[in-house]
RNA sequence: GCCCCCGUAGCUCAGCGGCAGAGCACUUCUUUGGUAAAGAAGAGGUCAGAGGUUCGAUUCCACUCGGGGGCUCCA
Numbered sequence: 001g002c003c004c005c006c007g008u009a010g011c012u013c014a015g016c017g018g019c020a021g022a023g024c025a026c027u028u029c030u031u032u033g034g035u036a037a038a039g040a041a042g043a044g045g046u047c048a049g050a051g052g053u054u055c056g057a058u059u060c061c062a063c064u065c066g067g068g069g070g071c072u073c074c075a
Stems, first nucleotide, its partner, number of pairs: 001071007010024004018055001026042005048064002051061002
């Protein structure tokens, strides 16, 4: 330098054009003498960035950034 994959909640990931979700973690409540467990409710997101296509983009296209992997020369 070229190619491929990935980037979504604090963590691990799903969602692949039409309202952003799950598990764990966190907060509050119930329960307990107290804690844990269990149960109920809740909060938490510039969907890596900025463009394009579209009535509409987390999703499609090209670029940039970051992470991972592979390839390329000579002996």
This is a predicted structure of a 75-nucleotide RNA (transfer RNA) from Fimbriimonas sp. Its mean pLDDT, the model's own confidence on a scale to 100, is 81. Rfam family: tRNA. From the family's description: Transfer RNA (tRNA) molecules are approximately 80 nucleotides in length. NCBI's taxonomy places the organism under Bacteria, Armatimonadota, Fimbriimonadales, Fimbriimonadaceae, Fimbriimonas.